[in-house]
RNA sequence: CAAGCGAUCGCUGGUGUGCUUUGCACACGGGAGGAAAGUCCGAGCUUCACAGGACAGGAUGCCAGGUAACGCCUGGUGGGGGCGACCCCGAGGAAAGUGCCACAGAAAGCAAACCGCCUCGCCGCCGCAAGGCCGCGCGGUAAGGGUGAAAGGGUGAGGUAAGAGCUCACCGGGCUGACGGUAACGUUGGUCGCACGGCAAACCCCAUCCGAAGCAAGACGAAAUAGGGAGGCGUCGAGGGUGGUUCCGCCCGAGUCUCCGGGUAACGUCGCUCGAGGCCGGUGGCGACAUCGGUCCCAGAAGAAUGAUCGCAACCCGUGUUUCGGCGACGAGCACGGGAACAGAACUCGGCUUACGAAUC
Numbered sequence: 001c002a003a004g005c006g007a008u009c010g011c012u013g014g015u016g017u018g019c020u021u022u023g024c025a026c027a028c029g030g031g032a033g034g035a036a037a038g039u040c041c042g043a044g045c046u047u048c049a050c051a052g053g054a055c056a057g058g059a060u061g062c063c064a065g066g067u068a069a070c071g072c073c074u075g076g077u078g079g080g081g082g083c084g085a086c087c088c089c090g091a092g093g094a095a096a097g098u099g100c101c102a103c104a105g106a107a108a109g110c111a112a113a114c115c116g117c118c119u120c121g122c123c124g125c126c127g128c129a130a131g132g133c134c135g136c137g138c139g140g141u142a143a144g145g146g147u148g149a150a151a152g153g154g155u156g157a158g159g160u161a162a163g164a165g166c167u168c169a170c171c172g173g174g175c176u177g178a179c180g181g182u183a184a185c186g187u188u189g190g191u192c193g194c195a196c197g198g199c200a201a202a203c204c205c206c207a208u209c210c211g212a213a214g215c216a217a218g219a220c221g222a223a224a225u226a227g228g229g230a231g232g233c234g235u236c237g238a239g240g241g242u243g244g245u246u247c248c249g250c251c252c253g254a255g256u257c258u259c260c261g262g263g264u265a266a267c268g269u270c271g272c273u274c275g276a277g278g279c280c281g282g283u284g285g286c287g288a289c290a291u292c293g294g295u296c297c298c299a300g301a302a303g304a305a306u307g308a309u310c311g312c313a314a315c316c317c318g319u320g321u322u323u324c325g326g327c328g329a330c331g332a333g334c335a336c337g338g339g340a341a342c343a344g345a346a347c348u349c350g351g352c353u354u355a356c357g358a359a360u361c
Base pairs, nucleotide, nucleotide: 001357004312005311006310007309008308009307011031012030014028015027016026017025018024019023033342037353038352040351041350042349043348044347045214046213047212048211057210058209059208060207061206062076063075064074065073066072077091078089079088080087081086092205093204097203098202099199100198101197114145115144116141117140118139120137121136122135124133125132126131153171154170155169156168157167158166172194173192174191175190176189177188178187179186180185218270219269220268221267228260229259230258231257232256233255236253239252240251241250242249243248277296278295279294280293281292282291283290284289315339316338317337318336319335320334321333323332324331325330
């Protein structure tokens, strides 16, 4: 970047005009994406909930900045990788506590003596002797071997019976200062022989943030039907209650009409697309971004539009070639055939992730 141009025929919704005004016709201009996707984060908007605080639960986790906000982005710091351009990081706390460290191994956390090394003692053998060797025992030793992802700093020297921060130098580490930096941190001095093994994507601790559901949210209008309330008419024909002794009267009640009020996922309208908006330029900033000026209006459907056919030109691939270049491989030209991805808005933005064709650095 998401393949261009032209013609014809359609689809959709907007505006205007006309008509026979439910609608139809004509004209004009609009009509998918970088991911419209996954629905993983963060917001707007809507309804409901909500004094304040605490607990529980969840998310994030070096520093500074950007932003409406973020788990996103930018710039740094530290660590890792690459010869390099550059790329990557699950990067708070193990000195609050609990827990775990498989297998192997003697020992895996208030360390450990399997082999080895060394002193001493005893027995035996060899040797003239000094001494050496085999075995056993009490000890010392974390240097060496072996196990392991990991064995209580590393390298070297001194030292020692053999060893050991036991001592020293350098490196690493703890504590503490100075300087530089907004900070993470860096450089450097002093001091301590070293105390604090690893794991927090084990529980946990610390800091910060977090109400829930979602456009089928929700708002408005509203028919039929079925309820509710008020009033009128009507017959006492069913039934019930009641007043006075049958007769008579009153009330409830069934029927019907009018009015009022509420609800409804029939349906209609709104929400719905002008927005943390796009493009161009200036200014500030390393940058993410901010700000100012100009300019533009750019899908809003609901069984759900955004398409089809033809032609031309370009690109890629294959085949052929009595043309051209070349020793040749091959390249160019021409002809024919084929190809061109992932994928389709559904309230709207900011991100992340995933899918995918081509070109360039």
Bacterial RNase P class A from a marine sediment metagenome, 361 nucleotides, folded computationally. The coordinates come from a structure-prediction model, not an experiment, and the mean pLDDT is 76. Rfam family: Bacterial RNase P class A. Rfam classes the family as a ribozyme. Rfam's curators write: Ribonuclease P (RNase P) is a ubiquitous endoribonuclease, found in archaea, bacteria and eukarya as well as chloroplasts and mitochondria. RNAcentral holds the sequence, with entries from MGnify. Of the family's consensus pairs, 95% are formed in the model.